[in-house]
Molecule: c-di-GMP-I riboswitch aptamer
Organism: Gemmatimonadota bacterium
RNA sequence: CUCCGACAAACGCACCCCGGCCGUGAGGCCGGUCCGCAAAGCCAGGAGCCUCCUCUCCCUUGACCGCGAGGCCGUCCGGCUGCCGAA
Numbered sequence: 001c002u003c004c005g006a007c008a009a010a011c012g013c014a015c016c017c018c019g020g021c022c023g024u025g026a027g028g029c030c031g032g033u034c035c036g037c038a039a040a041g042c043c044a045g046g047a048g049c050c051u052c053c054u055c056u057c058c059c060u061u062g063a064c065c066g067c068g069a070g071g072c073c074g075u076c077c078g079g080c081u082g083c084c085g086a087a
Base pairs, nucleotide, nucleotide: 004085005084012037013036017032018031019030020029021028022027035074041080042079043078045077046076047075048072049071050070051069052068053066056063057062
């Protein structure tokens, strides 16, 4: 340095839920909370899921169309960076 990840050590993050704010919405931010995470740090490149808009159908508030627009990195793959050092 790389791989790897311990009943090690020091840290870190913060599910669900609650309150406030922003957004048509998916969702995001802040505070509380702490399920868990060895990258649960960052990136929307690939896939997947979700929302809104458009076209068409339509008994449905449903299906469907798209070289439309967004969201989710705590869905997976991938990329970049990072603490420690047992086996």